[in-house]
Molecule: transfer RNA
Organism: Pseudomonadota bacterium
RNA sequence: GCUAGCGUAGCUCAAAGGCAGAGCAACGGUAUCGUAAACCGUAGGUUGUGGGUUCAAAUCCCACCGCUAGCU
Numbered sequence: 001g002c003u004a005g006c007g008u009a010g011c012u013c014a015a016a017g018g019c020a021g022a023g024c025a026a027c028g029g030u031a032u033c034g035u036a037a038a039c040c041g042u043a044g045g046u047u048g049u050g051g052g053u054u055c056a057a058a059u060c061c062c063a064c065c066g067c068u069a070g071c072u
Stems, first nucleotide, its partner, number of pairs: 001071007010024004018055001026042005048064005
């Protein structure tokens, strides 16, 4: 330099055009003599940035940024 993939909650990942979710972690509670495990609940997101398409975009298209892999 070229090609491909990925970027969503603190972390690991879903959601394949129609209200953004789960597990773990965090916080509160139940229970226990007490702690942990367990159980119940709460909070946490301008979906990497900017544009385009669409009635409607995390999702489709373009550019850029970052990461990973391959090729030279």